Small-subunit ribosomal RNA, central domain from Candidatus Bathyarchaeota archaeon BA1, 353 nucleotides, folded computationally. The source organism's lineage runs through Archaea, Thermoproteati and Candidatus Bathyarchaeota.
Context: one part of a larger RNA
RNA sequence: UUGGGCUUAAAGCGUCCGUAGCCGGCCCAUCAAGUCUCUUGUUAAAUCCAGCGAUCCAAUCGCUGGACUGCGGGAGAUACUGCUGGGCUAGGGGGCGGGAGAAGCCGAUGGUAUUCUCGGGGUAGGGGUGAAAUCCUAUAAUCCCGGGAGGACCACCAGUGGCGUAGGCGGUCGGCUAGAACGCGCCCGACGGUGAGGGACGAAAGCUGGGGGAGCGAACCGGAUUAGAUACCCGGGUAGUCCCAGCCGUAAACGAUGCGGGCUAGGUGUUGGGGUGGCUACGAGCCACCCCAGUGCCGCAUGGAAGCAAUUAAGCCCGCCGCCUGGGGAGUACGGCCGCAAGGCUGAAACUU
Numbered sequence: 001u002u003g004g005g006c007u008u009a010a011a012g013c014g015u016c017c018g019u020a021g022c023c024g025g026c027c028c029a030u031c032a033a034g035u036c037u038c039u040u041g042u043u044a045a046a047u048c049c050a051g052c053g054a055u056c057c058a059a060u061c062g063c064u065g066g067a068c069u070g071c072g073g074g075a076g077a078u079a080c081u082g083c084u085g086g087g088c089u090a091g092g093g094g095g096c097g098g099g100a101g102a103a104g105c106c107g108a109u110g111g112u113a114u115u116c117u118c119g120g121g122g123u124a125g126g127g128g129u130g131a132a133a134u135c136c137u138a139u140a141a142u143c144c145c146g147g148g149a150g151g152a153c154c155a156c157c158a159g160u161g162g163c164g165u166a167g168g169c170g171g172u173c174g175g176c177u178a179g180a181a182c183g184c185g186c187c188c189g190a191c192g193g194u195g196a197g198g199g200a201c202g203a204a205a206g207c208u209g210g211g212g213g214a215g216c217g218a219a220c221c222g223g224a225u226u227a228g229a230u231a232c233c234c235g236g237g238u239a240g241u242c243c244c245a246g247c248c249g250u251a252a253a254c255g256a257u258g259c260g261g262g263c264u265a266g267g268u269g270u271u272g273g274g275g276u277g278g279c280u281a282c283g284a285g286c287c288a289c290c291c292c293a294g295u296g297c298c299g300c301a302u303g304g305a306a307g308c309a310a311u312u313a314a315g316c317c318c319g320c321c322g323c324c325u326g327g328g329g330a331g332u333a334c335g336g337c338c339g340c341a342a343g344g345c346u347g348a349a350a351c352u353u
Stems, first nucleotide, its partner, number of pairs: 003325004007307002012321001014201004021194003025088005031082001033081002035077008048066007091191001092188003095184003103177007110154002115149007125136002162169002206247006215241002220236004258320006266298014302309002326353003335346004
């Protein structure tokens, strides 16, 4: 609970697609459902309001009239909403053009390093720390050179750079696929916005089956530290981390800021595209200005409790959805749905303060 809110106080669904619903551009015409006006019927009595009256007054009661709110019938109005018909192009979509990009999937391939291994060289330590020790090493380590194996990862470029709805994406090449920005008065002609349910995607960890396993490394075992040390530090090390197939569906999934549209000073950097002008060693080259789209910083009005936000709004408005309503109990219990499980989603109360 017809209120006020949701960046940080409680509160924006992790993200997108989309069903119903709600909302919806400009012009003309029709209808008249919503809407408005008039009229009529009804809206029991009591109650309520006004006037008059009754009891000596009052409470109270009576009479007359009215109001109330809704509904039905009839007549009319047509601005707005709606229905129907027609038209338009500013929203939206399509087409064409040259560019940008770690966007996705698949395949191939390269590089440094670590580890292991083989051969050679070489000899007594190495490693590690605050200091040490566990540990490795005369079956020759550490170190140097060369060969090989294997897995993981991509230094520099690299940038408050780019791409993607979000999660996220970074060696190189190729194939397939998708989206966005810019430019073009070529086409369609409101086809749109949001979105309860629903669907899809969704880091890491975790789970199932199969593979793989270099490094790292929960658990675990040692060594230290310490009063203790189930830690921090050191030596080892299994799951896991990697790949394929299938689950899970969470997060400080954050801009802690839902999506779409319009409006409201500027300044400065940067990325992509376009335009104009200048320079040109003519190359997709360099410089300046302007426009569009993105991404940062600063800042006015305005907003805000303040921090701050400020054309990428948290300003001024519109549409739609989600959510909040003191703390604890509790994201618990119960029930339901989902999951192999772990658990997830939905989600209380007593009691307490």
Rfam family: Archaeal small subunit ribosomal RNA. Its family is annotated with ribosome and structural constituent of ribosome in the Gene Ontology.
Model confidence (mean pLDDT): 90 of 100.